Overview: Transfer RNA from Camelus ferus, 73 nucleotides, folded computationally. It matches the Rfam family "tRNA". It is annotated as a transfer RNA. The coordinates come from a structure-prediction model, not an experiment, and the mean pLDDT is 82. The source organism's lineage runs through Eukaryota, Eumetazoa, Sarcopterygii, Mammalia and Camelus. RNAcentral holds the sequence, with entries from Rfam.
RNA sequence: GAGGGUAUAGCUCAAGAGGUAGAGCACAUGCUUAGCAUGCAUGAGGUCCUGGAUUCAAUUCCCGGUACCCCCU
Numbered sequence: 001g002a003g004g005g006u007a008u009a010g011c012u013c014a015a016g017a018g019g020u021a022g023a024g025c026a027c028a029u030g031c032u033u034a035g036c037a038u039g040c041a042u043g044a045g046g047u048c049c050u051g052g053a054u055u056c057a058a059u060u061c062c063c064g065g066u067a068c069c070c071c072c073u
Stems, first nucleotide, its partner, number of pairs: 001072001003070005010025004019056001027043005049065004
């Protein structure tokens, strides 16, 4: 220098054929216990990396940027 991939909850990751996104773990509350742990129930938590374009509407489509990974030279 060229090509490809990934970026989503505190962490690890799904989903999506454009119409306000979930799981596990973690966290909070309640039940259970003498108390903890386990278990059960409920709940909170997201500018879907970033800037533009298209659209009535973009996390999703298009273009650029950033970070990381793989590969070629």